[in-house]
RNA sequence: GAGAAAGGCAAACCGGUCGUGAGGCCGGGACGCAAAGCCAGGGGACAACCGAGCGAUUGCAAGACCGCGGGUUGUUAGCCCGGUUGCCGAA
Numbered sequence: 001g002a003g004a005a006a007g008g009c010a011a012a013c014c015g016g017u018c019g020u021g022a023g024g025c026c027g028g029g030a031c032g033c034a035a036a037g038c039c040a041g042g043g044g045a046c047a048a049c050c051g052a053g054c055g056a057u058u059g060c061a062a063g064a065c066c067g068c069g070g071g072u073u074g075u076u077a078g079c080c081c082g083g084u085u086g087c088c089g090a091a
Base pairs, nucleotide, nucleotide: 001088008033009032013028014027015026016025017024018023031078037084038083039082041081042080043079044076045075046074047073048072049071050070053068054067055066057064058063
């Protein structure tokens, strides 16, 4: 990649299970997918934890609590880029 065919994967949701969590896995189920096969290297998003930064609220204070920012460790390959492998196949 053809108004082609074969074959494939499986979102939400439901049940089970693992995890603090994001989420993973198994079964059911199909919204979709031409790499929706695989890999967390870059960006994004998300979670947990930490903080001696900034701000709000409260308090006599110590502190409590919320938001933002920062850090650490993770999750996501069906958010994008990148890497890598690969089925079918006319003109």